Predicted 3D model of a 73-nucleotide RNA (transfer RNA) from Arthrobacter sp. UYCo732. The source organism's lineage runs through Bacteria, Actinomycetota, Actinomycetes, Micrococcales and Arthrobacter. It matches the Rfam family "tRNA". The family's RNA type in Rfam is transfer RNA.

RNA sequence: GGGGACUUAGCUCAGUUGGUAGAGCAUCUGUAUGGCAUACAGAAGGUCAGGGGUUCAAUUCCCCUAGUCUCCA
Numbered sequence: 001g002g003g004g005a006c007u008u009a010g011c012u013c014a015g016u017u018g019g020u021a022g023a024g025c026a027u028c029u030g031u032a033u034g035g036c037a038u039a040c041a042g043a044a045g046g047u048c049a050g051g052g053g054u055u056c057a058a059u060u061c062c063c064c065u066a067g068u069c070u071c072c073a
Base pairs, nucleotide, nucleotide: 001072002071003070004069005068006067007066010025011024012023013022019056027043028042029041030040031039032038049065050064051063052062053061
């Protein structure tokens, strides 16, 4: 220098042909217990890496940029 994959909640990751963004763990609250652990119920937490474009509508499609990993040289 060129090719490919990935970037989504604090962490690990889903999101199958474009149509209201989710799970597990963690955090907080409540109930049960004398307390802890634990179980159950609930809540909070996201400018979907950044920007632009297409579309009535974009995490999803296209382009550019940044970062990580990998292959070739």